Predicted 3D model of a 1503-nucleotide RNA (small-subunit ribosomal RNA) from a marine sediment metagenome. Its Rfam family is "Bacterial small subunit ribosomal RNA".
RNA sequence: GGAUUUGAUCCUGGUCCAGGAUGAACGCUGGCGGCGUGGAUAAGGCAUGCAAGUCGAACGAUCCUUGCUUUUGAAGUAUCUGAAGUUGUAGCAAUACAGCGGAUGAUUCUAAAAGAGCAAAAGAUAGUGGCGAACGAGUUAGUAAUACCUUGGUACAUACCGAGUACACGGGCAUAGCUCGUCGAAAGACGAGGUAAUUCCCGAUGGUCCCGUAAGGGUAAGGGUGCGCAGUAAUGCGUUCCGGUACUUGAUUGGCCUUGGCCCGAUCAGCUUGUUGGUGAGGUAAUAGCUCACCAAGGCUAUGACCGGUAGGGGGGGUGAGAGCCUGUUCCCCAACGACGGCACUGAGACACGGGCCGUACACCUACGGGUGGCAGCAGUCGAGAAUAUUCGUCAAUGGGCGAAAGCCUGAACGAGCGACGCCGCGUGCAGGAAGAAGGCCUUCGGGUUGUAAACUGCGGUAGUAUGGGAGGAAGCCCCGACUUUGUCGUGGGUUGACAGUACCAUAUGGAAAGUGGUUGGUAACUACGUGCCAGCACCCGCGGUAAUACGUAGACCACGAGCGUUAUCCGGAAUUAUUGGGCGUAAAGGGUGUGUAGGGGGCUUGGAAAGUCUGGUGUUAAAUCCAAGGGCUCAACUCUUGGGCUGCAUUGGAAACUUCCAAGCUAGAGGAUGUUAGAGGCUGAUGGAACGCACGGUGUAGGGGUGAAAUCCGUUGAUAUCGUGCGGAACACCAAAGGCGAAGGCAGUCAGCUGGGGCAUUCCUGACCCUGAAACACGAAAGCGUGGGUAGCGAAGAGGAUUAGAUACCCUCGUAGUCCACGCCGUAAACGAUGUUCACUAGCUGUUUCGAGUAUCGACCCUCGGAGUGGCGAAGCUAACGCAUUAAGUGAACCGCCUGGGAAGUACGAGCGCAAGCUUAAAACUCAAAGGAAUAGACGGGGACUCGCACAAGCGGUGGAGCAUGAGGUUUAAUUCGACAAUAACCGAAGAACCUUACCAGGGCUAGAAAUCCCGACGACGGCGUUCCGAAAGGAGCGUUUUCUCUCAAGGACGGCGGGACAGGUGCUGCAUGGUUGUCGUCAGCUCGUGUCGUGAGAUGUUCCCUUAAGUGGGGUAACGAGCGCAACCCCUAUCUUGUGUUACAAGUGUCACAAGAGACAGCCCCUUCUGGGGGAGGAAGGUGGGGAUGACGCCAAAUCAGCAUGGCCCUUGAUGUCCUGGGCCACACUCGUGCUACAAUGGCCGAUACAAUGGGUUGCCAAGCCGCAAGGCGGAGCUAAUCCCAUCAAAGUCGGUCCCAGUUCGGAUUGGGGGCUGAAACUCGCCCCCAUGAAGUUGGAAUCGCUAGUAAUCGCGAAUCAGCUAUGUCGCGGUGAAUACGUUCUCGAGUCUUGUACUCACCGCCCGUCAAGUCAAGGGAGCCGGGAGUGCCUGAAGUCCGCCUUAGGUGGAUUAGGGUAAGUUCGGUGACAUGGACUAAGUCGUAACAAGGCACGUGUA
Repeated sequence: GGAUUUGAUCCUGGUCCAGGAUGAACGCUGGCGGCGUGGAUAAGGCAUGCAAGUCGAACGAUCCUUGCUUUUGAAGUAUCUGAAGUUGUAGCAAUACAGCGGAUGAUUCUAAAAGAGCAAAAGAUAGUGGCGAACGAGUUAGUAAUACCUUGGUACAUACCGAGUACACGGGCAUAGCUCGUCGAAAGACGAGGUAAUUCCCGAUGGUCCCGUAAGGGUAAGGGUGCGCAGUAAUGCGUUCCGGUACUUGAUUGGCCUUGGCCCGAUCAGCUUGUUGGUGAGGUAAUAGCUCACCAAGGCUAUGACCGGUAGGGGGGGUGAGAGCCUGUUCCCCAACGACGGCACUGAGACACGGGCCGUACACCUACGGGUGGCAGCAGUCGAGAAUAUUCGUCAAUGGGCGAAAGCCUGAACGAGCGACGCCGCGUGCAGGAAGAAGGCCUUCGGGUUGUAAACUGCGGUAGUAUGGGAGGAAGCCCCGACUUUGUCGUGGGUUGACAGUACCAUAUGGAAAGUGGUUGGUAACUACGUGCCAGCACCCGCGGUAAUACGUAGACCACGAGCGUUAUCCGGAAUUAUUGGGCGUAAAGGGUGUGUAGGGGGCUUGGAAAGUCUGGUGUUAAAUCCAAGGGCUCAACUCUUGGGCUGCAUUGGAAACUUCCAAGCUAGAGGAUGUUAGAGGCUGAUGGAACGCACGGUGUAGGGGUGAAAUCCGUUGAUAUCGUGCGGAACACCAAAGGCGAAGGCAGUCAGCUGGGGCAUUCCUGACCCUGAAACACGAAAGCGUGGGUAGCGAAGAGGAUUAGAUACCCUCGUAGUCCACGCCGUAAACGAUGUUCACUAGCUGUUUCGAGUAUCGACCCUCGGAGUGGCGAAGCUAACGCAUUAAGUGAACCGCCUGGGAAGUACGAGCGCAAGCUUAAAACUCAAAGGAAUAGACGGGGACUCGCACAAGCGGUGGAGCAUGAGGUUUAAUUCGACAAUAACCGAAGAACCUUACCAGGGCUAGAAAUCCCGACGACGGCGUUCCGAAAGGAGCGUUUUCUCUCAAGGACGGCGGGACAGGUGCUGCAUGGUUGUCGUCAGCUCGUGUCGUGAGAUGUUCCCUUAAGUGGGGUAACGAGCGCAACCCCUAUCUUGUGUUACAAGUGUCACAAGAGACAGCCCCUUCUGGGGGAGGAAGGUGGGGAUGACGCCAAAUCAGCAUGGCCCUUGAUGUCCUGGGCCACACUCGUGCUACAAUGGCCGAUACAAUGGGUUGCCAAGCCGCAAGGCGGAGCUAAUCCCAUCAAAGUCGGUCCCAGUUCGGAUUGGGGGCUGAAACUCGCCCCCAUGAAGUUGGAAUCGCUAGUAAUCGCGAAUCAGCUAUGUCGCGGUGAAUACGUUCUCGAGUCUUGUACUCACCGCCCGUCAAGUCAAGGGAGCCGGGAGUGCCUGAAGUCCGCCUUAGGUGGAUUAGGGUAAGUUCGGUGACAUGGACUAAGUCGUAACAAGGCACGUGUA
């Protein structure tokens, strides 16, 4: 800024939308890159790997490599030995000897390997020792203050680092590793032996340092590298480097204290016992109730203690114009935490995330004996969830730990991976190209649109691909060399990159990558189809019930674009919590009223102070973020540099107007004094009359009372009425008033007493003493409660009588509590001026109460002025308007109370008060998009005023009762075709249903069709006439006959049927898609417009008002002036007259006849009255519109009609919703209603005689005379296309005469029987007429209801349309005869104008309330049951620390404490039979409460 309350308007007020943002999620889609970012839920559980080590230049040892020494010593060689076997000889043989042979053994040399020892150098490692592990990394559970931010301080500590001073002398005891042994599954543990140190201990020194007044006491570590010298070596000395000790100091970091800041709840109001302070002691690095003993009784709190809920804090972030509001992810600072709870140890530092002990829960291993573990480190996994990533690479850089260094470690970090999660950038081509292609969509069928879009041509070359080149991030480190060792230096050499052959560059190739949401309005963007309150949409209003720009699809369009939407949350819009910047008469909102505490605010003058205030300086406000300028990545996001800012706090200097404080004064605010004054102010007591009731007595008699009307009731036991006497209680007529008093509630006969407050006058006193006012206290109508009295009238409850459908009401008759008094409660009202209190200022006019002054008077009035009250009207101003307006709702100041959409609800729960009733305080869930205020136009009212109408009344005649006719409903039926339904349907469409009509039903047929247009094909006729068969007909099948025009023939055409195709046809649907036409209000007088003016506006004005009219007719007046549609007039007929003409009429001529033209009436004349107008009169045929007709404003009823016609859309089209035919139906009949006809009779019926009309119609017609028939009618045929002839003698009522004599009749004519006539193919369903006979109901009609005001009603007949005929008693016309009545507007109905009320506007046939019944939802209560939180008492009590004792390896006791158990409460939640109220839900039940005087005015409190 907009949408949304209304018929419209303004306002109030809520809801919703458009914007920005996010650690997001979800849906659809998805080309690239850069920079960021990513477990918000279960501080739930975790497999696996890694995340904290390092130092051998502190130490012993072990291992490894090399060298040396030593031991063992293979194969082989050499030497020696010489087995088996074999050959020869001898022997009978055993065997012996010899030769060959070479096993075996011994010795020598020696490789490799192994062992041992020694030495050296490099390296590795478990352990001791040192440093680190208290950092870094993670998380936000707890914490509302022991946190954090900010300001200031000091009773303190501070490893490593910097500066300075001094020292480092002499000794000693252990222990791990290791070896051996033991236990155990393991984890691990124990015993014995021996060993080192920068481990530990003792002594010396100790300037300084610590304790102490002092005396005195206490406190240290050495080791190794390099170089040089000495020494055989071990080693020593010197020097250097790294350490060590003590102290001082710096820096850094921390501890503690402190100012201010820091969420919600008062339905948490009191909290606290180490609590508050002191003394002493302990304890700590240090202050301190930090701890203990004793003493005192304090401390905190409405400026919110205590309790409960929620929450890490900040820099910052989002939004916003700002003030604010919301928030605390990534980054930085701080805090807290490390499964949960407790505890200490070590250490400079921890009560310790990857240390320890204990308890608890959970999980794992187990040999069942016992053990182990802590991802809120990085990855990863399960779980829960809408949801959040890789079990990646590297220490290259930055940083950290250790180290002398090299270096090692580093899930810190740097990088890569995944995710459009976010921000930023780029791309998906550029140019040309109209036959405006095809296709799609729409179409008024012409075309339009998609759209230069595509195709096509040319060009470029980002991403991609290929090839080639290729960074910066690198500083360091090592070697070498030089100089003066340390160290420094060098155009020296070498070497280190995870990312990554990445960014980037070049060349080539290559057209390759768009979606999402929306299109009724808000809100940019519209058409078609489908659907039919269905399916669905929707942020709000709201769309959808057959023509949906709102649903679904398509096309087109709009927006954004690698994204777009949705959801969630925050800010904004919202001035909708209002400090900036709102309100409270009626919209939500002034406490019922006062007194008054805290608090807030406060008159004039002077001096001082300087807290607020203003101003300057200084310090701080970390960095990042923010803003500006500049720079670097091609730009940007991102990032770097510089400057500003960070609105704050502290400190210091200054100013003194204002506020404040101190001091002094003043009198204008306030109070007091004196005088005077009005008053239903309050309390108490006394007293008075009227009325009423009762009692008694008198008179008196039948009623009284009550009401809309009645009845209950009272009364003959004497009422009512009336008189007298007495008693009783309550309230006080007149005065009386818009009057008075009071803080409010409220207060009224009179008198007395006591008492509060106010006004005026005097201007004497005090000297700011004032205003307001949370809390508190007091008062507080009526009703109600308690106790005791009292009780006449009235009168909840109750009883009865009425009313009513009911009547637990309204009305009536009774009547108990109560109303009255005393005392005590209650504490609420529409306790209202719906208006808090106080002060000041801002035009008036006019009443009234009261006081004073002035003038005047004898006095009282009158008049003028000044106060204090109380009213009315009004200026400015204010207000949404209404309205308020010196008694403000105006303009300002001070303080208090209250409001923030409607309902739920002033309710639930809790608390306080109360005897109770209940009051006060006071929510939420859920639900709606409104609820509301004021005013406007209508409509409506059992509101008002005025006016009109056959509206009532006065009359006349009807309807409603009977029979019949006709229409409608209902029912029936195969069908009883359809429409019309209050008035405004019902003798209506229909001015003519036997067939036809006809739309309905049954059956039988036809299918390009019964009728229309066009095209194609074949045929030539088709057709007519006659005829046969089937059939109910339609129709079908045949036969015979005839056979067209143009044209010489052919072909073609016309024409005709047949076949095929475009199409026809539909009384099928929608009158709620429509045109046209019509009804109604209503022939009522209304309905509007232009300009102007008024009002914020809707609107108003005009058009209201006065007079008048039939009239919005006219006049006057008037912020209106004019105008339009209506009214009237103009038009037609008619009444009078004149003139003209003359077919017909009539004998003529004429004109009471016809036609045409004109005259006449206009309030013109006279009188009265007010100009308009009205009343009376004259003249006149007619007089105030002469009578009648046509003519129907804006509009209302989605009124009627798709079946009169036309028409959009939809539907049916071969078993038809088309079309033809036959028959039936529209005529049914228990019943109901409407409209009529005929009657019920004597004002009549019947019979006879007789008189007088008008409108109309007629050739398929009217039909004469004459004849026949009782008649209907028939025969007949003259005349007439009509002023000529006919219907038609043209009538009837009427008149004259007769009869009937009051009856179901000489009334009435229904019904039925018989016989005829007419129309028509055809009168059965279902026609009309005639004659004869029959002779029903009906004796004037209940409630109710209709028409009519004059040539009208009533009554009488005549004609016409439709039509073959007719069910016509209908309709439309015509004339004949021809009345009565209207006092009047009270009532009924309708209408108009003005006004009033309204919660109605679909407009009273409106709106709307409550119970009950059904369903859904949330909340409260609830016998109980279950669970969580915080605390308390008692019992028990681990580890650890502290204290004590002992038999001192250690044991034991005490204190403290986590935890556990138990008990009684408290608080929060879940569940719960049941009962209650609430909200919501198209069409349920009962009533009618409210809105109009809502039919009893409404509402409020109470019972």